About this RNA: Small-subunit ribosomal RNA, 5' domain from an uncultured bacterium, 523 nucleotides, folded computationally. The prediction has a mean pLDDT of 87.
Context: one part of a larger RNA
RNA sequence: GGACGAACGCUGGCGGCGUGCCUCAUACAUGCAAGUCGAGCGGGGUGCUGCGGAGCGUCCUUCGGGACAAUCUGCAGAUUACCUAGCGGCGAACGGGUGAGUAACACGUGGGCAACCUACCCUUAAGACCGGGAUAACAGGGCGAAAGCGCUGCUAAUACCGGAUAAGCCUACACCACCACCUGGUGGAGUAGGAAAAGGUUUUAGCGCUUAAGGAUGGGCCCGCGCUCCAUUAGCUAGUUGGUAGGGUAACGGCCUACCAAGGCGACGAUGGGUAGCCGACCUGAGAGGGUGAUCGGCCACACUGGGACUGAGACACGGCCCAGACUCCUACGGGAGGCAGCAGUAGGGAAUUUUGUCCAAUGGGCGAAAGCCUGAGACAGCGACGCCGCGUGAGCGAAGAAGGCCUUCGGGUUGUAAAGCUCUGUCAUGGGGGACGAAAUAAUAUGACGGUACCCCAAGAGGAAGCUCCGGCUAACUACGUGCCAGCAGCCGCGGUAAUACGUAGGGAGCAAGCGUUGUCC
Numbered sequence: 001g002g003a004c005g006a007a008c009g010c011u012g013g014c015g016g017c018g019u020g021c022c023u024c025a026u027a028c029a030u031g032c033a034a035g036u037c038g039a040g041c042g043g044g045g046u047g048c049u050g051c052g053g054a055g056c057g058u059c060c061u062u063c064g065g066g067a068c069a070a071u072c073u074g075c076a077g078a079u080u081a082c083c084u085a086g087c088g089g090c091g092a093a094c095g096g097g098u099g100a101g102u103a104a105c106a107c108g109u110g111g112g113c114a115a116c117c118u119a120c121c122c123u124u125a126a127g128a129c130c131g132g133g134a135u136a137a138c139a140g141g142g143c144g145a146a147a148g149c150g151c152u153g154c155u156a157a158u159a160c161c162g163g164a165u166a167a168g169c170c171u172a173c174a175c176c177a178c179c180a181c182c183u184g185g186u187g188g189a190g191u192a193g194g195a196a197a198a199g200g201u202u203u204u205a206g207c208g209c210u211u212a213a214g215g216a217u218g219g220g221c222c223c224g225c226g227c228u229c230c231a232u233u234a235g236c237u238a239g240u241u242g243g244u245a246g247g248g249u250a251a252c253g254g255c256c257u258a259c260c261a262a263g264g265c266g267a268c269g270a271u272g273g274g275u276a277g278c279c280g281a282c283c284u285g286a287g288a289g290g291g292u293g294a295u296c297g298g299c300c301a302c303a304c305u306g307g308g309a310c311u312g313a314g315a316c317a318c319g320g321c322c323c324a325g326a327c328u329c330c331u332a333c334g335g336g337a338g339g340c341a342g343c344a345g346u347a348g349g350g351a352a353u354u355u356u357g358u359c360c361a362a363u364g365g366g367c368g369a370a371a372g373c374c375u376g377a378g379a380c381a382g383c384g385a386c387g388c389c390g391c392g393u394g395a396g397c398g399a400a401g402a403a404g405g406c407c408u409u410c411g412g413g414u415u416g417u418a419a420a421g422c423u424c425u426g427u428c429a430u431g432g433g434g435g436a437c438g439a440a441a442u443a444a445u446a447u448g449a450c451g452g453u454a455c456c457c458c459a460a461g462a463g464g465a466a467g468c469u470c471c472g473g474c475u476a477a478c479u480a481c482g483u484g485c486c487a488g489c490a491g492c493c494g495c496g497g498u499a500a501u502a503c504g505u506a507g508g509g510a511g512c513a514a515g516c517g518u519u520g521u522c523c
Stems, first nucleotide, its partner, number of pairs: 001523004006519005013391006019384002021349001026347003030344003035090003040087002043084005048077007057068004097302003107226007116219002121215007129163004138153003142149002169194005175188005199207001228274003235265003240262008277299004281292004304325005327338004355381001357380003363377001364375004394424004404415004428464001430459005438450001467512005472493003478507005488495002
């Protein structure tokens, strides 16, 4: 000098764009953050329609009754609309947070899998036939304070089960060709065995279902190289190293098990200990390098602590389950409930870090045929000079060089064109009027949180808007008074003990400016 997720002191006008718990991975009140599909299914409810019943009341009446009719109610409904707890499907493994752990194939980079998986999506091919038994909801009747839980009975499906069929697929056997050359891969014909399916809607053609091949996307695994400090850590290792057989996995493998052998790693730093998420990047620097890993993007890991599996295409699963533990809460003491490192917010810690805001209008995501619903992702607004950038706090003229202040050699000098005064301007702010783009998908209409915002026009009036640090040298900027090694200053050298340009105040000056200084950290 530059930089900062900064903090502190003094000061503080406006706007744009960014950015904001670096500390306790501490504990959390409250609300919201993942739902959706009635075009998969049976119920339930509210309407509607039709046929009935009762009927406040009004009118007519030949007093028998009739017409209209608020309201209540029964049955039926492929003439019918809406809502939905449950079964079922898809999603919930994405998106969002954090950096605890991890020195590791975690990450980066380059390769490999002839050792692998991939829901939804795209292309192609083939198929969807015949049957069955349940179970929630519901009804009945119980237990429990609650959370919730049995029992009996009924019922549906794109839920579940059985059989058939098999283009292609899987397994076993043996053959040929090609490729590769490592166990092998691909293709072809053969024999034996094996495994599928679901319908709903209506604009009758789209959607959905099953199997197979390929693609796309996403992942899993393996390897070379790179990746912090300590040798005041020198030896480490029994599933340890290898083999055989088996199990397990989507898949290779001591991944696991049994047996056999005795290996494997290490001064090219094993093992142990400390520290740490890694990278793209960011800061600095002429570069080489050094430092950092906030925001944004990629990967990883974690979700109160530890362990475990279930479901599923995908998890060993932040807002799922089970067990144990610590903690908090409810309880009728028998037993239950919970997990903000999601968005806000609270307490605590700390030098220190924001609103319990608006909207799904846009972008994106989930579900749905769609309308649409959900979305604290996201878009915006709010707060903070926290940072960067832009603008303003006025312009011109104005000497009797006014007054006042300060200094003075008492002549004057300086503040100083500065002020006053005169003539103007109208940025920003203020008031009024107008007022967007972002909005596209559509045949058309409609649709904006931001927002009456940006922006444009008009109005009045210099009016509402300057401070901070420094002035001994380094280092731009000097005098007076006070103080008297005191009080104090200080980054280094050093100032202060009676004339201090170094302390304090004043006048003056220098520098930067809505900031200026100080502290901390890095180059």